[in-house]
RNA sequence: UGGGAGGUGGUGAAAUGGCAUCACGCCGUCCUUUGGAGUCGGAGUUGCAGGUUCGAUCCCUGCCCUCCCAG
Numbered sequence: 001u002g003g004g005a006g007g008u009g010g011u012g013a014a015a016u017g018g019c020a021u022c023a024c025g026c027c028g029u030c031c032u033u034u035g036g037a038g039u040c041g042g043a044g045u046u047g048c049a050g051g052u053u054c055g056a057u058c059c060c061u062g063c064c065c066u067c068c069c070a071g
Stems, first nucleotide, its partner, number of pairs: 001070007010024004018054001026042003030038001047063005
């Protein structure tokens, strides 16, 4: 430099155009002699900038970062 894959809460992952979801973690309530476990509830997420669209995690363009391959 070229090609390919990827970037979503604190972590790991879903969601192929229509309310951003699940698990663990975190906070609170209840329960318990205490702790843990358990119950119920809550906060928190789409790499950046544009475009298309009534509507974008999803489609298009550019850029940034990570991994793989080639030179």
Predicted 3D model of a 71-nucleotide RNA (transfer RNA) from Egibacter rhizosphaerae. It matches the Rfam family "tRNA". The RNAcentral record of the sequence draws on ENA and Rfam. The coordinates come from a structure-prediction model, not an experiment, and the mean pLDDT is 83.